The prediction has a mean pLDDT of 82. Transfer RNA from archaeon GW2011_AR10, 73 nucleotides, folded computationally. RNAcentral records the identical sequence in 2 taxa. Rfam family: tRNA. Rfam's curators write: Transfer RNA (tRNA) molecules are approximately 80 nucleotides in length. It is annotated as a transfer RNA.

[in-house]
RNA sequence: GGGCCGAUAGCUCAGUUAGUAGAGCGCUACCUUCGCAAGGUAGAGGUCCCGGGUGCGAUUCCCGGUCGGUCCA
Repeated sequence: GGGCCGAUAGCUCAGUUAGUAGAGCGCUACCUUCGCAAGGUAGAGGUCCCGGGUGCGAUUCCCGGUCGGUCCA
C1' cells in the first nucleotide's frame, strides 16, 4: 500500500437486503428476609463510529473518512 470482516445501552452481542431499536448480564426502586444472597415486579439508560448522497422516510442502500481485527505484498 491492497483485499476482507467489524463499530448498535455500562459490558457481551442480536436486529430488519429502508417504516417506532432489542436480549442477557449489570444499575435503580419496590416485594420477599432479622439481615444478606437467590427469586419476583417495575424502571432508568442509545446522536445505532464520523461526514456526505439517494428516498416521503436510512441503524439498514451508495460514496468518503476514523478506529480495531485478519490476510496478502